A computed fold for a 342-nucleotide part of an RNA from a Parcubacteria group bacterium, annotated as large-subunit ribosomal RNA, domain IV.
Its mean pLDDT, the model's own confidence on a scale to 100, is 82.
[in-house]
Context: one part of a larger RNA
RNA sequence: GUCCUCAAGGAACUCGGCAAAAAAGCAGCCGUAACUUCGGAAUAAGGCUUGCCGGUGCAUCUUCGGAUGUGUCGGCCGCAGCGAAAGAAUCCCUGGCAACUGUUUACCAAAAACACAGCUCCCUGCGAACUCGUAAGAGGAUGUAUAGGGGGUGACGCCUGACCAAUGUCAGAAGGUUAAAUACGGACGGUGUGUAGCUUCGGUUACAUGCUGAGUUGUAUAAGCCCUGAUGAAUGUCGGCCGUAACUAUAACGGUCCUAAGGUAGCGAAAUUCCUUGUCUGGUAAGUUCAGACGUGCACGAAUGGCGUAAUGACUGGGGAACUGUCUCGAGGACUUGCUCG
Numbered sequence: 001g002u003c004c005u006c007a008a009g010g011a012a013c014u015c016g017g018c019a020a021a022a023a024a025g026c027a028g029c030c031g032u033a034a035c036u037u038c039g040g041a042a043u044a045a046g047g048c049u050u051g052c053c054g055g056u057g058c059a060u061c062u063u064c065g066g067a068u069g070u071g072u073c074g075g076c077c078g079c080a081g082c083g084a085a086a087g088a089a090u091c092c093c094u095g096g097c098a099a100c101u102g103u104u105u106a107c108c109a110a111a112a113a114c115a116c117a118g119c120u121c122c123c124u125g126c127g128a129a130c131u132c133g134u135a136a137g138a139g140g141a142u143g144u145a146u147a148g149g150g151g152g153u154g155a156c157g158c159c160u161g162a163c164c165a166a167u168g169u170c171a172g173a174a175g176g177u178u179a180a181a182u183a184c185g186g187a188c189g190g191u192g193u194g195u196a197g198c199u200u201c202g203g204u205u206a207c208a209u210g211c212u213g214a215g216u217u218g219u220a221u222a223a224g225c226c227c228u229g230a231u232g233a234a235u236g237u238c239g240g241c242c243g244u245a246a247c248u249a250u251a252a253c254g255g256u257c258c259u260a261a262g263g264u265a266g267c268g269a270a271a272u273u274c275c276u277u278g279u280c281u282g283g284u285a286a287g288u289u290c291a292g293a294c295g296u297g298c299a300c301g302a303a304u305g306g307c308g309u310a311a312u313g314a315c316u317g318g319g320g321a322a323c324u325g326u327c328u329c330g331a332g333g334a335c336u337u338g339c340u341c342g
Stems, first nucleotide, its partner, number of pairs: 001335006008328002012326001017323001027049004035040001037155001051076011077081001090321007097313002102114002118153007130139003156308004161238003166235002168231005175226003182220005188213011239257005266300001267297001278294005
């Protein structure tokens, strides 16, 4: 290290019955609760039988010899009759979570995580939306809104409250604001021509008239934003203080401030409760866990779904039966590996 056995006790072990042990063995007969979506739960649970020998009944088939199946009566043996080589459920009560079968971290996590059918919202009229690609093109789909894509929730039952102020989305268009390009102007500049003035004859000034400047400025012009509405199974949000009833306590009631509106039903010390081992009841001789209540919810709450729920689960909490070297508490034995010695 791998196994086997053990007095008395029997979970006192431990985070936890982890590991081990035990039981049963989908056969035959009997029997089987709550709950339930009436299918289940269920092999629920819990009992009894099982070999061999002889007599005898019935059924089917028959080559009429018998064969097979199924009852019944009596007897025999052992500790033991599916006489075990393999093979083949431990069970019960009660919570949580997830409806279920399924999927997952190849090699530390299999789950309450993911998926799921169902529900719901948004987009899409077909050269569809969407995805890949620079494009051509392809998928979607040789489909056509009972179709396809995307988001959320997650069977089923009862339900799903208030708020559109903010953010998002959709719709709207009167007004405000607003880009580059473009068009038409202005000023300024560049460069020609003509005339006139001055001139040191080099030029310079004024007027008229052409061409022109990625320069400067004005006017005209979109969506957007501001603005007006709608929208929550869109992102989200869902108050405070004071007083009041003929014991006390409490406050149906009143006042006041703020807000877009102040949490509805249901549930609640919860996979959520800090204080906290809350308080009460049950279970134990004794219970920080557990179950049922209460509600003062630090900090539940309605498809980031709320609350229930039969069945299901190598999920998770609590209790019990059986069983045991898990333990009180250790003991003995078999085989084997490394090292040392021989």